[in-house]
RNA sequence: UGGGGAGUCGUCCAACGGCAGGACACCGGACUUUGGAUCCGGGAAUGCUGGUUCGAUUCCAGCCUCCCCAG
Numbered sequence: 001u002g003g004g005g006a007g008u009c010g011u012c013c014a015a016c017g018g019c020a021g022g023a024c025a026c027c028g029g030a031c032u033u034u035g036g037a038u039c040c041g042g043g044a045a046u047g048c049u050g051g052u053u054c055g056a057u058u059c060c061a062g063c064c065u066c067c068c069c070a071g
Stems, first nucleotide, its partner, number of pairs: 001070007010024004018054001026042005047063005
């Protein structure tokens, strides 16, 4: 440099173009002599800039970062 793939809560994964959800972690509460376990509740995210669309995590373009292959 060329080709391919990926980027979503703190972490790991979901999500026909139509309310962004789950697990773990974290916070609060219940239970417990305490801790742990268990149960209930809560906060927390779509890499950036544009385009298409009534509506974009999703489709399109460019850019950025990471991984693989080739040179």

Predicted 3D model of a 71-nucleotide RNA (transfer RNA) from a Pseudomonadota bacterium. It matches the Rfam family "tRNA". By type it is a transfer RNA. The coordinates come from a structure-prediction model, not an experiment, and the mean pLDDT is 81. Lineage of the source: Bacteria > Pseudomonadati > Pseudomonadota.